This is a predicted structure of a 375-nucleotide RNA (Bacterial RNase P class A) from a soil metagenome. The coordinates come from a structure-prediction model, not an experiment, and the mean pLDDT is 77.
RNA sequence: CGGCCGGAUGGUCGCGAUAUAGUAUCCGAAUGAUACUAUAUCGAGGAAAGUCCGGGCUCCAUGGACACACUGCCAGGUAACGCCUGGGCACGAAGCGCUAACGCGCCAAGUGACGGAAAGUGCAACAGAAAACAAACCGCCGAUGGGAAACCGUCGGUAAGGGUGAAACGGCGAGGUAAGAGCUCACCGCACAUGUGGCAACACGUGUGGCUCGGCAAACCCCAGUGGGAGCAAGGCCAAAUAGGCGGCGAAGGGUGUCCACUCUGACAAAGACGCCGCGGGUAGGCUGCUGGAACGCGCAGGUGACUGCGCGUCGAGAGAAAUGACCGUCACGUUGAUCGAGAGAUUGGCGUACAGAACCCGGCUUAUAGGCCG
Numbered sequence: 001c002g003g004c005c006g007g008a009u010g011g012u013c014g015c016g017a018u019a020u021a022g023u024a025u026c027c028g029a030a031u032g033a034u035a036c037u038a039u040a041u042c043g044a045g046g047a048a049a050g051u052c053c054g055g056g057c058u059c060c061a062u063g064g065a066c067a068c069a070c071u072g073c074c075a076g077g078u079a080a081c082g083c084c085u086g087g088g089c090a091c092g093a094a095g096c097g098c099u100a101a102c103g104c105g106c107c108a109a110g111u112g113a114c115g116g117a118a119a120g121u122g123c124a125a126c127a128g129a130a131a132a133c134a135a136a137c138c139g140c141c142g143a144u145g146g147g148a149a150a151c152c153g154u155c156g157g158u159a160a161g162g163g164u165g166a167a168a169c170g171g172c173g174a175g176g177u178a179a180g181a182g183c184u185c186a187c188c189g190c191a192c193a194u195g196u197g198g199c200a201a202c203a204c205g206u207g208u209g210g211c212u213c214g215g216c217a218a219a220c221c222c223c224a225g226u227g228g229g230a231g232c233a234a235g236g237c238c239a240a241a242u243a244g245g246c247g248g249c250g251a252a253g254g255g256u257g258u259c260c261a262c263u264c265u266g267a268c269a270a271a272g273a274c275g276c277c278g279c280g281g282g283u284a285g286g287c288u289g290c291u292g293g294a295a296c297g298c299g300c301a302g303g304u305g306a307c308u309g310c311g312c313g314u315c316g317a318g319a320g321a322a323a324u325g326a327c328c329g330u331c332a333c334g335u336u337g338a339u340c341g342a343g344a345g346a347u348u349g350g351c352g353u354a355c356a357g358a359a360c361c362c363g364g365c366u367u368a369u370a371g372g373c374c375g
Stems, first nucleotide, its partner, number of pairs: 001375005007331007015043012045355001049366002052364005057231004068227005073087005088114001089112003095106004115222002120220002122216002137162002139158008170188002173185003189211001190209008235288004245279006256269004295314008332353009
């Protein structure tokens, strides 16, 4: 660094689920419901966690663009991914070699938000003369003034040297020059063009150009790509009481209309508080979704690998705020003490055995983790 396990076993008591049987109650009745009892079989994880990515499933929505968020070397794997594998490039601990030393080379664990800084805007503390159409603080050089000289001043040239800084306008050597400068040349770097190899990232060459274009995009931004929303409290089915809604039947008192009669009493019709029955929506409640799946184990085959294909075998919680625990014995492991022993060790006692707790289901990542095993 990678992989695996993460206490074992027996007894007693207890918890949850399912099946079977029994008892009691409910019911007109039942192969029905509820409660209890017994028996049998099962009953957390490598992270069940964080809810950070990616999906399945479900319902809703579904014209386009913008906005917003995320991703960002290349190829592959995958249902998909911001995950994984392989490759490229940059940096590079340790080690090795060379050197008097500074340092250089080889090899390589590891690390990298690793598209674009010659589209635009912006930023750079402190120090420093100057931080981006460069810049003269010291120094160097020329001219000139003063001075006996040392030296002091003025004007100009200069980025080779010193100094500052995270970073100073290509590097280094030679020529050249008053001193310098890509001013010129070789090598390196850079830009452009082009050849060869590679699927590609890219690598290795060739030619041309004196070099114009510093850094930061985990600053805005630009480029390319991806993203509809909500989530099992999704969704589906059944459905009480009470209060609304609709319909049917019946209908008090009083009023209205028509008719008879007209002095009063009356007959019929519609509406109608209220009552009964039915229908429908929602709620409580119940059932479902629910666990057999991109599943797991072994073998063979393909592939550098991630992974894939085929064959055989296995079934491993499904509940609702939620069960999976406690004690004792034996053993194991770790740690610590006592006794015996020359020592190796033996006997015996104490303490400890983590992190943590399924809630629709998968694939990842991250974080937590006593102790042990393997390579």